[in-house]
RNA sequence: UACAGAGUAGAUAACAAAGCGUUAAGUGUCUUGCGGACGGGGAGUUGCCGCAAGAACGAAGGAUUUUUCCCGCGGUUUUGUUAUCGCAUCCCGCUGUC
Numbered sequence: 001u002a003c004a005g006a007g008u009a010g011a012u013a014a015c016a017a018a019g020c021g022u023u024a025a026g027u028g029u030c031u032u033g034c035g036g037a038c039g040g041g042g043a044g045u046u047g048c049c050g051c052a053a054g055a056a057c058g059a060a061g062g063a064u065u066u067u068u069c070c071c072g073c074g075g076u077u078u079u080g081u082u083a084u085c086g087c088a089u090c091c092c093g094c095u096g097u098c
């Protein structure tokens, strides 16, 4: 110098467990505001995530000893395991070979 490669946060899915709701919260959609994160270093978006306020939409209960419990349901929450994907992008660095 050239070529090749590795690595994060995180995301999604399946399974398991423990919860929450079923008296409708949550999830999903839109708007505004604020904040955060984005390979080892630097920069970093019109992308991503979180929070708050507002708006529209919207559901599966059954059974019962009427109290628990049980069977369900929810684009439900958290945790764990496995699999897949994975720095938006730019520069530098790292590893291997010549």
Base pairs, nucleotide, nucleotide: 002097003096004095005094010085011084012083013082014081015080016079017078018077019076020074021073022072029055030054031053032052033051034050035049036048040092041091042090043089061071062070
A computed fold for a 98-nucleotide RNA, annotated as THF (Tetrahydrofolate) riboswitch aptamer. The coordinates come from a structure-prediction model, not an experiment, and the mean pLDDT is 76. The model forms 82% of the base pairs in the Rfam consensus. It matches the Rfam family "THF (Tetrahydrofolate) riboswitch aptamer". Rfam's curators write: Tetrahydrofolate (THF) riboswitch was first reported for Ames et al. as an RNA motif in 5' untranslated (5'-UTR)regions of folate transport and biosynthesis genes in Firmicutes genomes.